Predicted 3D model of a 98-nucleotide RNA (SAM riboswitch aptamer (S box leader)) from a Saprospiraceae bacterium.
RNA sequence: UUAUUAUAAAGAUGAGGGGAGAGAACGGGCUCUUUGAUCCUCAGGCAACCUCCAGAUGAAAGGUGCCAAAUCCUGCCCAAUUUUGGGAAAUAUGAAUG
Numbered sequence: 001u002u003a004u005u006a007u008a009a010a011g012a013u014g015a016g017g018g019g020a021g022a023g024a025a026c027g028g029g030c031u032c033u034u035u036g037a038u039c040c041u042c043a044g045g046c047a048a049c050c051u052c053c054a055g056a057u058g059a060a061a062g063g064u065g066c067c068a069a070a071u072c073c074u075g076c077c078c079a080a081u082u083u084u085g086g087g088a089a090a091u092a093u094g095a096a097u098g
Stems, first nucleotide, its partner, number of pairs: 001098001004095005013043005021032003026075004044067003049063003053058002071090001076087004
């Protein structure tokens, strides 16, 4: 990186660095941000996908992952009918595969 599969309305923050935009990409909305965001490092935490242990749902030692907002919402299709519901696509993460 390719195709497959599962999950994505729950949960979990402090310090230091740095100094302007950021929330995956594009459009629309909305939000965060000099009271210092996004990002990097360290520490802490959450969770339970895989391994381990016990055996039928627990545990949290190891491998990942994650810690603003539903994957922040939306774009396409269907149904209801004016604002909702369902699905698809895309994306993210895990597992296993070449």

The sequence was found by an Rfam model in a public genome assembly.